A computed fold for a 72-nucleotide RNA from a Rikenellaceae bacterium, annotated as transfer RNA. NCBI's taxonomy places the organism under Bacteria, Bacteroidota, Bacteroidia, Bacteroidales, Rikenellaceae.

RNA sequence: GCCCUUGUAGGUCAAUGGAUAGACCUUCGGUUUCCUAAACCGGCAAUUCGGGUUCGAUUCCCGACGAGGGUA
Numbered sequence: 001g002c003c004c005u006u007g008u009a010g011g012u013c014a015a016u017g018g019a020u021a022g023a024c025c026u027u028c029g030g031u032u033u034c035c036u037a038a039a040c041c042g043g044c045a046a047u048u049c050g051g052g053u054u055c056g057a058u059u060c061c062c063g064a065c066g067a068g069g070g071u072a
Base pairs, nucleotide, nucleotide: 001071002070003069004068005067006066007065010025011024012023013022018055027043028042029041030040031039048064049063050062051061052060
């Protein structure tokens, strides 16, 4: 250089074109307890960027950027 895969909460993963983008772990607050842990309740937090298709895009298409792999 070329080819393939991939990019979503702090982390690991869902959402197969349509409802307010959800779950677990983490974290924060509360209840309980003499305290801690555990348990229970609640909160914060995300679609890499720019275009295109569409009534509607996390999803499909193109490009850029990042990550992983293959090839000489």

Notes:
Rfam family: tRNA. It is annotated as a transfer RNA. From the family's description: Transfer RNA (tRNA) molecules are approximately 80 nucleotides in length. Gene Ontology term of the family: triplet codon-amino acid adaptor activity.